[in-house]
RNA sequence: UGAGUCCGCCGGACGACCGCGGAGGAGCCUUCGGGUUCGUUCGAGGAAAGUCCGGACUCCACAGGGAAGAGUGCUGGGUAACGCCCAGGCGGGGAAACCCGACGGAAAGUGCCACAGAGAACAGACCGCCAAGCUGCCCUCGGGCAGCCGGUAAGGGUGAAACGGUGGUGUAAGAGACCACCAGCAUCACAGGAGACUGUGAUGGCUCGGCAAACCCCACUCGGAGCAAGGUCAAGCAGGAGCAGGGUUUCCCGCCCGCUUAGCUCCAGGUAGACCGCAUGAGGUCACUGGCAACAGAGGCCCCAGAUAGAUGGUCGUCACGGGCAUGCCCGCACGCGGGUUCGCCCGCACAGAAUCCGGCUUACAGGCGGGCUCACAGU
RNA sequence: GGUCCUGUGGUGCAGUUUGGAGUGCACACCGCCCUGUCAAGGCGGAGGCCGCGGGUUCAAAUCCCGUCAGGACCG
Numbered sequence: 001u002g003a004g005u006c007c008g009c010c011g012g013a014c015g016a017c018c019g020c021g022g023a024g025g026a027g028c029c030u031u032c033g034g035g036u037u038c039g040u041u042c043g044a045g046g047a048a049a050g051u052c053c054g055g056a057c058u059c060c061a062c063a064g065g066g067a068a069g070a071g072u073g074c075u076g077g078g079u080a081a082c083g084c085c086c087a088g089g090c091g092g093g094g095a096a097a098c099c100c101g102a103c104g105g106a107a108a109g110u111g112c113c114a115c116a117g118a119g120a121a122c123a124g125a126c127c128g129c130c131a132a133g134c135u136g137c138c139c140u141c142g143g144g145c146a147g148c149c150g151g152u153a154a155g156g157g158u159g160a161a162a163c164g165g166u167g168g169u170g171u172a173a174g175a176g177a178c179c180a181c182c183a184g185c186a187u188c189a190c191a192g193g194a195g196a197c198u199g200u201g202a203u204g205g206c207u208c209g210g211c212a213a214a215c216c217c218c219a220c221u222c223g224g225a226g227c228a229a230g231g232u233c234a235a236g237c238a239g240g241a242g243c244a245g246g247g248u249u250u251c252c253c254g255c256c257c258g259c260u261u262a263g264c265u266c267c268a269g270g271u272a273g274a275c276c277g278c279a280u281g282a283g284g285u286c287a288c289u290g291g292c293a294a295c296a297g298a299g300g301c302c303c304c305a306g307a308u309a310g311a312u313g314g315u316c317g318u319c320a321c322g323g324g325c326a327u328g329c330c331c332g333c334a335c336g337c338g339g340g341u342u343c344g345c346c347c348g349c350a351c352a353g354a355a356u357c358c359g360g361c362u363u364a365c366a367g368g369c370g371g372g373c374u375c376a377c378a379g380u
Numbered sequence: 381g382g383u384c385c386u387g388u389g390g391u392g393c394a395g396u397u398u399g400g401a402g403u404g405c406a407c408a409c410c411g412c413c414c415u416g417u418c419a420a421g422g423c424g425g426a427g428g429c430c431g432c433g434g435g436u437u438c439a440a441a442u443c444c445c446g447u448c449a450g451g452a453c454c455g
Stems, first nucleotide, its partner, number of pairs: 001376010012319007020043004025038005045351001049362002052360005057226004069222005074088005089103001090101004104217002109215002111211003126156002128152003133148006164182006183207002185204008230276004239267005245257004283302004288297003321348005328341005381454007390407005400438001409425005431447005
C1' cells in the first nucleotide's frame, strides 16, 4: 500500500425567528373549576419497528402430587429471568485472522424412505462368475456345450442411499469364512480436566443406513390473561327504597310552585368523562476493585419525553459531508485523458418515529469515525 | 395498544394434518367441430418461482426460522 476479518462508536453542528407538548415560577382576571400574559426548564431511537422470547407489575385461579399440553436441548458460568450473553468442548468451512452449528437419544419401540432398481433394512440373484449333482447332445473318451436344481454379494447396472477398506489365505467360484494392517463402534481399565470431552492400552469380527425442524424416549422449565391489566371519583338515560308536600331565614296566616302519567330525598351498580396506575428505574455516567470474559461490588455526580387521536416541527444564514457542472494553477501521459489543489453554481443528506416499563433477539438503515488481528507485496 | 387467522394459473377454492413428479375442481381464456349466426354443447390446448428469503431432508405448497401484504376480534 492492497485484500480480508472482528470489535466499538456516530447518525449532521452552530445561530436567529415562528410554532407544538409537559413541569415549576411571577403578574392579572375569576363563577374558585380555571383562564390569560411574561419568563425559566425539559422534549424520540439505535433500532422507539416486528411483537419473536424473557421478566417486573396487575387481576383471576390455586392443599399436595400426577397426567395431558407447550417449550428448551453439548459443558460450565452470568442474570430478576430467558430460546439471551460469556468462556470452553466437539463437528464443519477457510491459506490465516476468523466464521457457522435446532449440537441429547436412531445400539428402547413404532413409522417413512417416492421414481428407478433383482433387491431399500436381521436386504437382494437382473447381468455376470462357478459347475458338485441330474438330463440331453457332441466327442480326438481328457472333456466341451445347453437346460434343470443350485452356489456366489468379488465385478457391472439402478439409486440420495446397496450392509466397512486394502492385501492375502481359502474356494468350483466366492464371502470377516479366516489372517495382517487401517478406519469406526461397544465394553473395561488407567491418566488429564470442575465438566462437556481428550489421550493411551486391552477385549469383542461387533461393522449396527438415513430421518426425531415424524411420532416417541430421556432431562429440565412452564397456572391463565394482559395497562383496552387493574383501581378511584362519577354527568346523562334507565333502576330500587322511602315520603306526601316543597319554598318564602323560626312559627301562624298569606303568597308562589307542584299535585299521583308528577315531585322531593336517599341508595346501589355503572357508561361518557376525569384521575391514579405513569415516569427514581434490574436508571445513566465517571474513575476504582474482583473476574479470561459475560458480569458483580463499593464510591462520587446527574434526573433524562409523558401525549391521549396522540407534542417533539418549519423557514433562513454559516459551516461540515457526498455527487455533478464548470474556472485557474501544478504533476503525469500511451495525447484519448488521469490525479491533486482552487474561485463559483446546482442537487442530495438514510432507516424510521415513544404510548405501562425493563433485559434480549431479529429485521431496516444514506453516509462516516476509531481500534485489534491475519495474509500478500514493497521499503528500512 | 394487545390477541389471532390467511396468502396456491386471470378469479374462487381443495390439496398442508401423515413430505414423494406441483396435482385437481368450477368459472374465465385460445383453437377446432356443431349452427344460416350467436349462445349452449362436444373435442383438444395454454396458463403456476404455491407471497418472499433462508434452513432441515435424498426430496418441501406441506416441517422449522425470518420477513412482507391482507383480514378478523378485544373497552

This is a predicted complex of two RNAs, RNase P RNA and transfer RNA, with 455 nucleotides together. Rfam match: Bacterial RNase P class A. Its family is annotated with dimeric ribonuclease P complex, ribonuclease P activity and tRNA processing in the Gene Ontology. The family's RNA type in Rfam is ribozyme.